[in-house]
Context: one part of a larger RNA
RNA sequence: UUAUAUGGUGGAUGGCUUGGCUCGAAUGCCGAAGAAGGGUGUGGUAAGCUGCAGUAAUUGUAGGGUAGUCGCAAACAGACGUUGAACCUACAGUACCCGAAUGAGACUUCUUCUUUGUACUCCCAUCAGGGAGAGGGAACGCGGUGAACUGAAGCAUCUCAGUAACCGCAGGAAAAGAAAGCAAAUGCGAUUCCCCCAGUAAGGGCGACUGAAAAGGGAAGAGGACAAACCGAAUCUGUAUAAGAAAUUAUACAGAGAUGUGGUGUAUGGACUUGGGCUCUGCCUAACUCUUUGAUUCGAAGUGUACUGGAAAGUGCCACGAUAAAGUGUGAUAGUCACGUAGAAGAAAGAGAGAAGGUUGUUACCAAGUAUCCUGAGUACCGUUGAUUGGAUAUUCAGCGGGAAGGAGGCAAUUAACUCCAAAUCCUAAAUACUAUUCGAGUCCGAUAGCUCACUAUGUACGGUGACGGAAAGCUGAAAAGUAUCCUUAACAGGAGAUGAAAAGAUCCUGAAACCAUAUAACU
Numbered sequence: 001u002u003a004u005a006u007g008g009u010g011g012a013u014g015g016c017u018u019g020g021c022u023c024g025a026a027u028g029c030c031g032a033a034g035a036a037g038g039g040u041g042u043g044g045u046a047a048g049c050u051g052c053a054g055u056a057a058u059u060g061u062a063g064g065g066u067a068g069u070c071g072c073a074a075a076c077a078g079a080c081g082u083u084g085a086a087c088c089u090a091c092a093g094u095a096c097c098c099g100a101a102u103g104a105g106a107c108u109u110c111u112u113c114u115u116u117g118u119a120c121u122c123c124c125a126u127c128a129g130g131g132a133g134a135g136g137g138a139a140c141g142c143g144g145u146g147a148a149c150u151g152a153a154g155c156a157u158c159u160c161a162g163u164a165a166c167c168g169c170a171g172g173a174a175a176a177g178a179a180a181g182c183a184a185a186u187g188c189g190a191u192u193c194c195c196c197c198a199g200u201a202a203g204g205g206c207g208a209c210u211g212a213a214a215a216g217g218g219a220a221g222a223g224g225a226c227a228a229a230c231c232g233a234a235u236c237u238g239u240a241u242a243a244g245a246a247a248u249u250a251u252a253c254a255g256a257g258a259u260g261u262g263g264u265g266u267a268u269g270g271a272c273u274u275g276g277g278c279u280c281u282g283c284c285u286a287a288c289u290c291u292u293u294g295a296u297u298c299g300a301a302g303u304g305u306a307c308u309g310g311a312a313a314g315u316g317c318c319a320c321g322a323u324a325a326a327g328u329g330u331g332a333u334a335g336u337c338a339c340g341u342a343g344a345a346g347a348a349a350g351a352g353a354g355a356a357g358g359u360u361g362u363u364a365c366c367a368a369g370u371a372u373c374c375u376g377a378g379u380a381c382c383g384u385u386g387a388u389u390g391g392a393u394a395u396u397c398a399g400c401g402g403g404a405a406g407g408a409g410g411c412a413a414u415u416a417a418c419u420c421c422a423a424a425u426c427c428u429a430a431a432u433a434c435u436a437u438u439c440g441a442g443u444c445c446g447a448u449a450g451c452u453c454a455c456u457a458u459g460u461a462c463g464g465u466g467a468c469g470g471a472a473a474g475c476u477g478a479a480a481a482g483u484a485u486c487c488u489u490a491a492c493a494g495g496a497g498a499u500g501a502a503a504a505g506a507u508c509c510u511g512a513a514a515c516c517a518u519a520u521a522a523c524u
């Protein structure tokens, strides 16, 4: 040096899964009645996590539940429990300090005053007082402000992109929405979403690139209320009392209201006139019925025999159930051992629906007529300057100037037709988006994978002045039975011996390679 063997080191591989990932369904707001989130306490011993809040790993009531219990956590001590604990569900109680943080002052999660407090803003007010807002939320939504890298093989219009980021606001969804719309035929009939139309029309240093709509096919479907004309106080609110389960009603007082409360009415136009016609609608739910949520309960059939084994669920033989051969566990692989599964039942409390009843308001609707009246103004539109858009002169919006009476029909003007609609007021479910939370599933991953985190990581340890960055780390065994006792030793440990199927002996399943040591052989 090479080879082999035996060990060490090391932690690959195999097996396993407590955790992830993705999809589907359900669910969807919390907060001054003090949230989300923290701090500090709280246990007999108590550092961490979890729970809880000076009633502090908890208290009460009701229901369930059954033999054990005092969280993770296995120890010692001491208690509790068949007079029903523990545990689970529901409803209550308590709930320190900070935090929107709100008596005042701080930011040392603390201090302090006194009359023990709504600080600030807004509304009402009988001036005693009463009410509302504020902050948080994974993503989703609407609105405001609004980049750059990049691409154009350079760069400036353009693109990236109305994206990222920041700000405001809201909800369980939001937004949009009942045509001053499309269309051009036998026309359609609110909005939203999907497929297609279509990478088409169109825009574009006509470069790079950008980029619709109608029609068609589907999902879902729902329509209403004002202003005005006309009538002219016919109206509403608060408090008190009375009735009621409530909706609501009555009375008294006070207030609002002619700068208009209320009725009517809204494109199938209406008011108005005449005639006909006679029932629709909102709200409430004590008791009743049904459904649903829900702790939980019931739930078939072998613990037969022989063998192997540490252990039977294995093998041989013989039985049984099945509306149940999904799954998991149990000392190896169990329909019949356990939990379950198929299938049934279910209290309190909550939710929904039905029926029934109560209660409020009301005359819709149809036909005819057309003398008179009404139908949203610094608006539509035009010019111009910008932004935006596929929108080209022909998208939408804003500034400035002008400024109407019906408007639109993808160039403008004039004239004449045709068709469609009624702007300048408001509301509106569903189909749609998201997935924090819960449940289910999987041709997904299996500890260098899968979330950063399978572990005291709801971002810990550690690094950084800080913003912030951010790990590693799973597996004894069926059961601790976790090595009694003896010898040696300062101790670690070693030798006997014991447990166990097996040392698997505590960073303990398996235990590869690199690397190290020893032995043997060969070579130099």
Stems, first nucleotide, its partner, number of pairs: 001522008014509001015475002019445002021442006028434001029136002037098003040053003044076002048072002059092006068080003103112003113117001120133005140171001141169005151158001155205001181188002192219004202210002223427003226376001230263002234261001235256009269374003272369005280361001282359004288354006296345003302318001303334001304317004319336002327339003381402007406421004462469002482508001485496004
This is a predicted structure of a 524-nucleotide part of an RNA (large-subunit ribosomal RNA, domain I) from a Candidatus Aenigmatarchaeota archaeon. The RNAcentral record of the full RNA draws on ENA. Its mean pLDDT, the model's own confidence on a scale to 100, is 80. It matches the Rfam family "Archaeal large subunit ribosomal RNA".